[in-house]
């Protein structure tokens, strides 16, 4: 710096220096610092009423849904199942058709780069995972997280305003 990922209270455990014992041990007392069961406070994020929203009809295909910026297109290879054809049948291969999905490249919604806003130019990200057949919004209430992952002579500068500490 991203990014909620912070501040604190604490049984009890570990202890580094001294005191006291005293030849010296054994014990006894202080105890810097650390770790912590188990809380509390901000902060994020989940399910959770009314009201509103959704809500018909046919025919394909299709399970939804959360966290996160991380959507969504086009393109170009591979490519499962399925579906016709060919074949007396049925198997295989073969041809078509489609196509869930996997990669590559180009964009893009959106997001980061100053303490905070806005302008402007200018870099950069544009993953990844979870629930598990269920969840719109949503008072009261209920339940969870406080990780991880980078940088350090460079990707950040520049106007206007706005606060704060020393």
């Nucleotide at each position: 710096c991203c990014g909620a990922g912070u501040c604190u209270g604490g049984a009890g455990c570990c202890g580094a220096a001294g005191a006291c014992g005293g030849g010296g041990a054994a014990g006894u007392c202080u105890g810097a610092g650390g770790c912590a069961a188990c809380g509390g406070a901000a902060c994020c994020g989940g399910g959770g009423a009314a009201c509103c929203a959704c809500g018909u009809u046919u025919c394909c295909c299709u399970g939804g849904g959360g966290u996160g910026a991380a959507u969504c297109a086009c393109a170009c290879g591979c490519a499962a199942g399925g579906c016709g054809g060919c074949a007396c049948c049925a198997c295989c291969a073969c041809c078509g058709u489609g196509g869930a999905g996997c990669g590559u490249g180009u964009g893009u919604a959106g997001g980061g780069c100053u303490u905070c806003u806005u302008u402007g130019u200018g870099c950069c990200c544009g993953a990844a995972c979870c629930c598990g057949u269920c969840a719109g919004c949503u008072c009261a209430c209920c339940c969870g997280g406080u990780a991880g992952g980078c940088g350090u002579c460079g990707a950040a500068c520049a106007a206007a305003g706005a606060g704060g500490g020393a």
This is a predicted structure of a 166-nucleotide RNA (c-di-AMP riboswitch aptamer (ydaO/yuaA leader)) from Nocardioides sp. Of the family's consensus pairs, 92% are formed in the model. The prediction has a mean pLDDT of 79. The RNAcentral record of the sequence draws on Ribocentre.